[in-house]
Transfer RNA from Etmopterus spinax, 72 nucleotides, folded computationally. The coordinates come from a structure-prediction model, not an experiment, and the mean pLDDT is 84. Rfam family: tRNA. RNAcentral holds the sequence, with entries from ENA.
RNA sequence: GUUUUGGUAGCUAAAUAUAAAAGCGUCGGCCUUGUAAGUCGAAGACCGGGGGUGCAAAACCCCCCCAAACCA
Numbered sequence: 001g002u003u004u005u006g007g008u009a010g011c012u013a014a015a016u017a018u019a020a021a022a023g024c025g026u027c028g029g030c031c032u033u034g035u036a037a038g039u040c041g042a043a044g045a046c047c048g049g050g051g052g053u054g055c056a057a058a059a060c061c062c063c064c065c066c067a068a069a070c071c072a
Base pairs, nucleotide, nucleotide: 001071003069004068005067006066007065010024011023012022026042027041028040029039030038048064049063050062051061052060
């Protein structure tokens, strides 16, 4: 340099174009002499950046950035 795959919450990670799920973690309640475990609840992502198509885009198209793999 080419090709492919990926980028979504603090971490992991789903979502055939029409409500952004979940787990771990964090915070609070219950439980406990206390902590852990358990249990109940809450907050937290305008989806890597920009543009386009479209009634509607995390998802489709284009450019750029970042990471990984193959090839050279």